This is a predicted structure of a 146-nucleotide RNA (FMN riboswitch aptamer (RFN element)) from Paeniglutamicibacter quisquiliarum. Lineage of the source: Bacteria > Actinomycetota > Micrococcales > Micrococcaceae > Paeniglutamicibacter.
[in-house]
RNA sequence: AACGUGCUCCGGGGUCGGUGUAAGUCCGAACCGGCGGUUAUAGUCCGCGACCCAAGCCAAACGGAUCCCUCCGGGGAUCUUGAAGCCUGGUUGAACUGGUGAAAUUCCGGUACCGACAGUUAAAGUCUGGAUGGGAGAAGCACGUA
Numbered sequence: 001a002a003c004g005u006g007c008u009c010c011g012g013g014g015u016c017g018g019u020g021u022a023a024g025u026c027c028g029a030a031c032c033g034g035c036g037g038u039u040a041u042a043g044u045c046c047g048c049g050a051c052c053c054a055a056g057c058c059a060a061a062c063g064g065a066u067c068c069c070u071c072c073g074g075g076g077a078u079c080u081u082g083a084a085g086c087c088u089g090g091u092u093g094a095a096c097u098g099g100u101g102a103a104a105u106u107c108c109g110g111u112a113c114c115g116a117c118a119g120u121u122a123a124a125g126u127c128u129g130g131a132u133g134g135g136a137g138a139a140g141c142a143c144g145u146a
Base pairs, nucleotide, nucleotide: 002145003144004143005142006141007140008139010137015029016028017027018026030126031125032115033114034048035047036046037045043113044112052090053089054088056086057085063080064079065078066077067076068075069074095111096110097109098108099107117129118128119127
C1' cells in the first nucleotide's frame, strides 16, 4: 500500500405573470436535475437507489377454530389469519447535430426532449403527503491481520 471489523457524520433541487368563482395543476414565459462508472466534465450512454408489483423466507400484536387443563379468574398446545424486515425477480422517462481534440450522445454552439404514486373547489417535474422516512453512495476515525 492493500484487506478485514466496528463506529461517526453527510447524503434532492425547482416561480413569475395572465385568464378565471376557483389553477404554483390551464396559457405565456421561467426554473430544477440523486448516486457510481465512462481514455474528457452526463437529467437523456451503462449501471444503481427510491417509488410500484410478484413469489419465497421469517413472523409481532389483535382476532378465529379445535383439543386439553381449571381454583371458573383463566392457562396451555396445534392450526389459521396477520405488519415490519430479509431475499430473488419484474417494472421504471428522455438527444440529436455541428465544432474542438489523441479521446467527449459528458466540453463549446445550435435545436430538442424527459420527469413515479396519492391528494387538491381547475388537469402538477416545481404545492401538500408517505418522508424528522429510506437510500445508491461520499468523507472521516478506531482497532486488527499480514